The RNA shown here (transfer RNA) has 72 nucleotides and comes from a Nitrososphaeraceae archaeon. Rfam family: tRNA. By type it is a transfer RNA. Rfam's curators write: Transfer RNA (tRNA) molecules are approximately 80 nucleotides in length. Model confidence (mean pLDDT): 82 of 100. RNAcentral holds the sequence, with entries from ENA.
[in-house]
RNA sequence: CCCGCGUUAGUUUAAUGGAAAAAUACCCGGCUUUUAACCGGUGAGUUACAGGUUCGAGUCCUGUACGCGGGA
Numbered sequence: 001c002c003c004g005c006g007u008u009a010g011u012u013u014a015a016u017g018g019a020a021a022a023a024u025a026c027c028c029g030g031c032u033u034u035u036a037a038c039c040g041g042u043g044a045g046u047u048a049c050a051g052g053u054u055c056g057a058g059u060c061c062u063g064u065a066c067g068c069g070g071g072a
Stems, first nucleotide, its partner, number of pairs: 001071007010024004018055001027041004048064005
């Protein structure tokens, strides 16, 4: 310098272009003398950033940043 892949909740991962879900953690409640374990529940998201296409973008296109891999 060139090419490919990845970036989504605190963490690990889902999500045919119709608008984001689960586990776990945190918090609250139940159980227990108490804690842990177990059971139930709430909240938590600028989908890395900036544009574009579209009635509609986490998803498609372009660029940038970061990480991994390959080539020269």